[in-house]
C1' cells in the first nucleotide's frame, strides 16, 4: 500500500517462569497466499505445501492504534533457472 478482523476450533501433553505470558508436540478450526479439484455457465470445493488461529466479538470507537495474509526451498550479487506440494476435492441454480 491492498484485503481482513464475521463464523469456526482443546479445561490435551510438555518445557521457562513468582505470576502474566510464552515456545514445542499432538489434535482441532480457518481458504490469506501456492498448488490442485470440478465447471458449457454461475455460485465454488480440496486444510497437499507456505502462514495463521485455537476456552474466541482485537483494543477503542469520532478518530486512532493493533493483528494476520499478501507462498515455501535450492541457486543468484541481484536477476535468470531448478524443486516438492495427499489416497482429497462436496452441494446448488436457472
Nucleotide at each position: 500500500g491492498c484485503a481482513u478482523c464475521a463464523a469456526g476450533a482443546g479445561c490435551a501433553g510438555g518445557g521457562c517462569u513468582g505470576c502474566c505470558g510464552c515456545c514445542c508436540u499432538c489434535g482441532c478450526c480457518a481458504a490469506c497466499c501456492u498448488g490442485c479439484c470440478a465447471c458449457a455457465c454461475c455460485g465454488g470445493g480440496c486444510a497437499a505445501g507456505g502462514u495463521g488461529g485455537u476456552g474466541a466479538u482485537c483494543u477503542c470507537a469520532c478518530a486512532a492504534g493493533g493483528a494476520u495474509g499478501c507462498g515455501g526451498c535450492c541457486g543468484u550479487a541481484a536477476c535468470a533457472g531448478g524443486c516438492a506440494a495427499c489416497c482429497a476435492a462436496a452441494c446448488g441454480g436457472g